Record summary: This is a predicted structure of a 63-nucleotide RNA (Fluoride riboswitch aptamer (crcB RNA motif)) from an Actinomycetes bacterium. The organism belongs to Actinomycetes, within Bacteria. Its mean pLDDT, the model's own confidence on a scale to 100, is 79.
RNA sequence: CCCGGGGCAGGCGAUGAGGCUCGCCUUUAAGCGCCCCUUGGGGCUAAUGGCUUCUACGGUAUA
Numbered sequence: 001c002c003c004g005g006g007g008c009a010g011g012c013g014a015u016g017a018g019g020c021u022c023g024c025c026u027u028u029a030a031g032c033g034c035c036c037c038u039u040g041g042g043g044c045u046a047a048u049g050g051c052u053u054c055u056a057c058g059g060u061a062u063a
Base pairs, nucleotide, nucleotide: 009026010025011024012023013022016054017053018052019051020050021049033044034043035042036041037040
């Protein structure tokens, strides 16, 4: 220096934060939504990977 394995730890899972949990990745990684038209323009859903709470946003109703 290169390759393989393990441990600890960390990171990631299309828009924020907390808790729990699942999966993935080991830095040349996991990950970076969909549709139409085509290299540039237009349209659409969602704050979760999942559950839950808060915040932001949207709709309806009441005071």